Source information:
A computed fold for a 148-nucleotide RNA from Roseobacter ponti, annotated as FMN riboswitch aptamer (RFN element). NCBI's taxonomy places the organism under Bacteria, Pseudomonadota, Alphaproteobacteria, Roseobacteraceae, Roseobacter. Rfam family: FMN riboswitch aptamer (RFN element). Its family is annotated with FMN binding in the Gene Ontology.
[in-house]
RNA sequence: GGGCAUUCUCAGGGCGGGGCGGAAUUCCCCACCGGCGGUAUGGGAGCAGUAGCCCCCGAGCCCGCGAGCGCAACAGGUCUCCUGUUGGUCAGCAGAUCCGGUGCAAGGCCGGAGCCGACGGUUAAAGUCCGGAUGGAAGAGAAUGCGC
Numbered sequence: 001g002g003g004c005a006u007u008c009u010c011a012g013g014g015c016g017g018g019g020c021g022g023a024a025u026u027c028c029c030c031a032c033c034g035g036c037g038g039u040a041u042g043g044g045a046g047c048a049g050u051a052g053c054c055c056c057c058g059a060g061c062c063c064g065c066g067a068g069c070g071c072a073a074c075a076g077g078u079c080u081c082c083u084g085u086u087g088g089u090c091a092g093c094a095g096a097u098c099c100g101g102u103g104c105a106a107g108g109c110c111g112g113a114g115c116c117g118a119c120g121g122u123u124a125a126a127g128u129c130c131g132g133a134u135g136g137a138a139g140a141g142a143a144u145g146c147g148c
Base pairs, nucleotide, nucleotide: 001148003146004145005144006143007142008141009140010139016030017029018028019027031128032127033117034116035065036064037063038062042057043056044055046053047052060115061114068093069092070090071087072086073085074084075083076082077081097113098112099111100110101109119131120130121129
């Protein structure tokens, strides 16, 4: 240094102003927010001083992943339905980007204009409020052990 095992820790942000209304942080106008891994023509440190090497940061809408819902199996119940457990190679909800510039090359850079956001609840329809959730988890880090 890489591999395996065990344990521990950590792991999501955002409604401010105005309008209509009996009622809206839910509608309308203007705002605000962006999980994790990968990729890298951007930024920065170091080595080399031509090429290049190496480290850190760098995408909501490029590739994948996550929670939730659904679905399936099983169990229970007050049995057209509800609750719990399990399942991620179970199809789905399920997402969303273009234009101009630079350049050998842009999906990532620069400029501009757009677009997207689980479920249940609510005096009125929610990415931003309340709830499941003091939960779970993509993953990140640390310690210990084993062996290469």